[in-house]
């Protein structure tokens, strides 16, 4: 960079710094922004995807005891789904649903606009593979 899977109407901001455009591209709306935005940094929090740790389950595999096979109890590992834990971990995120709407199908209503759901396209991030 590319593919694959999840999620994506919740949550969570002050400080310096800087100075003019931002909200990912296009378009076309609505926002935000010199009462200083978007970015940069440090602090803080949010969240729980990956890791951790705990407990609780399928299942394995090893040992002990019931004399032996079966078959059952018990312990240790290993595993699977599930919770719960914010943990000096590893990412992420802190305006507005992913700010809104663009392609499709549906239903619903209008004098025109319009609203409501389904998917899909894009895009964000996790995990994983190449």
């Nucleotide at each position: 960079a590319u593919c694959u899977u999840a999620u994506c109407c919740a949550g969570a901001g002050u400080g310096g710094c800087u100075g003019a455009g931002g909200g990912g591209u296009u378009a076309g709306g609505c926002c935000c922004g010199a009462u200083g935005a978007c970015g940069c940094c440090a602090c803080a929090g949010c969240a729980a995807c990956c890791g951790g740790u705990u407990c609780g389950c399928c299942g394995g595999u090893c040992g002990a005891u019931c004399g032996c096979c079966c078959g059952a109890u018990c312990g240790a590992c290993c595993c699977u789904c599930g919770a719960a834990u914010g943990c000096u971990g590893g990412u992420g995120c802190u305006a507005a649903c992913u700010c809104c709407u663009a392609c499709u199908c549906g239903g619903c209503u209008u004098g025109a606009a319009g609203c409501c759901g389904g998917g899909g396209a894009a895009g964000a991030u996790a995990a994983g593979a190449u």

A computed fold for a 130-nucleotide RNA from a Gemmataceae bacterium, annotated as SAM riboswitch aptamer (S box leader).